[in-house]
This is a predicted structure of a 357-nucleotide RNA (Bacterial RNase P class A) from Brachybacterium netajii (SeqCode). It is recorded under the gene name rnpB. Model confidence (mean pLDDT): 78 of 100. The model forms 97% of the base pairs in the Rfam consensus. The sequence is in RNAcentral, with records from ENA.
RNA sequence: CCAGUCGGCCGAGCAGUCGCGUCCUCGGGGUGACCCGAGGCCGAGGAAAGUCCGGGCUCCGUCCGGCACGGUGGUGGGCAACACCCACCCGGAGCGAUCCGCGGGACAGUGCCACAGAGAGCAGACCGCCUCACCGCCCUCGGGCGGGGAGGCAAGGGUGAAAGGGUGGUGUAAGAGACCACCGCGGCCCCGGUGACGGGGUCGGCAUGGCAAACCCCACCGGGAGCAAGGCCAGACAGGGGACGUCCGAGGGUGCCGGCCCGAGUCCCCGGGUAGGCCGCUGGAGGUCGUCGGCGACGGCGAUCCGAGAUGGAUGACUGCUGAUCACAGAACCCGGCUUACAGGCCGGCUGGUCCC
Numbered sequence: 001c002c003a004g005u006c007g008g009c010c011g012a013g014c015a016g017u018c019g020c021g022u023c024c025u026c027g028g029g030g031u032g033a034c035c036c037g038a039g040g041c042c043g044a045g046g047a048a049a050g051u052c053c054g055g056g057c058u059c060c061g062u063c064c065g066g067c068a069c070g071g072u073g074g075u076g077g078g079c080a081a082c083a084c085c086c087a088c089c090c091g092g093a094g095c096g097a098u099c100c101g102c103g104g105g106a107c108a109g110u111g112c113c114a115c116a117g118a119g120a121g122c123a124g125a126c127c128g129c130c131u132c133a134c135c136g137c138c139c140u141c142g143g144g145c146g147g148g149g150a151g152g153c154a155a156g157g158g159u160g161a162a163a164g165g166g167u168g169g170u171g172u173a174a175g176a177g178a179c180c181a182c183c184g185c186g187g188c189c190c191c192g193g194u195g196a197c198g199g200g201g202u203c204g205g206c207a208u209g210g211c212a213a214a215c216c217c218c219a220c221c222g223g224g225a226g227c228a229a230g231g232c233c234a235g236a237c238a239g240g241g242g243a244c245g246u247c248c249g250a251g252g253g254u255g256c257c258g259g260c261c262c263g264a265g266u267c268c269c270c271g272g273g274u275a276g277g278c279c280g281c282u283g284g285a286g287g288u289c290g291u292c293g294g295c296g297a298c299g300g301c302g303a304u305c306c307g308a309g310a311u312g313g314a315u316g317a318c319u320g321c322u323g324a325u326c327a328c329a330g331a332a333c334c335c336g337g338c339u340u341a342c343a344g345g346c347c348g349g350c351u352g353g354u355c356c357c
Stems, first nucleotide, its partner, number of pairs: 001353010012322007020043002023040007045328001049339002052337005057226004064258004069222005074088005089103001090101004104217002109215002111211003126157002128153005134147005165183006184206001185204008230279004239270006251262003286305008323326001
């Protein structure tokens, strides 16, 4: 320098004017809640998004046990928790850096394996190879060719995503784990590792292929609802009918059963009223830096910083300069993740190749 791979960061900047929203100060009005005016500080994101997981928080008269249902799925850690993250193992791709894996169980049972093919699960013989005897033809009398018949084989060909271990040899009429060596597979033992697993030895001649994102089995996890949660204040209204029930207890504890607890009201229909304000509401499992422990995710300690909080819902517009014609897109209780969208730009690690010193 070229090609590649992985990770991190930014995502228009500065100044001025006007507009909008929270808060603060001042002035005026109002008994007050509050209203008006002036000034000042601050005012969306890396994804605020999808709402797919996990938690905090709040409420439900405990939420216990079993069944059902749902989720997770190599191992060990991290975390408040997770379907997230880190490290490792195994399998696969790549020369490599690195990447991918929906990665428990197929001797518990059931089911499925399309098309093609002879045969797809208590396998099978289409082509083929070989033996035996028979018939026909040729012949240089050694034999050769063809045909149908009886049997043996599964090596080779062919079908398929997959054909009952693979390669090589011995053996045989031809063959075959029939036998042997190595590899693979399975049982047992030893060693290393917390473990997944790896290495070695020995035995077994091979004895049951795939699919569990098919049902299912195993292990672990899960009470339900959600800020329109929930609480407070103010205000409005009109009652009527029906069902069940008040300890022989309706109904509730948000799938069912049992246990336990609460329990005097509960539910349906018709009709009427209201839809205002305040709290929850943002400082938190928080960010940055240093140091220590750890391979790492992360954790301990110390210092330091924090500048949205609306409720018809605020971020915009114009001008000047610079880079350059500017992407995806906007909070609504909060946080940790995942996923998806994104103009353009910056930085670093590593791998392969080439050239120079």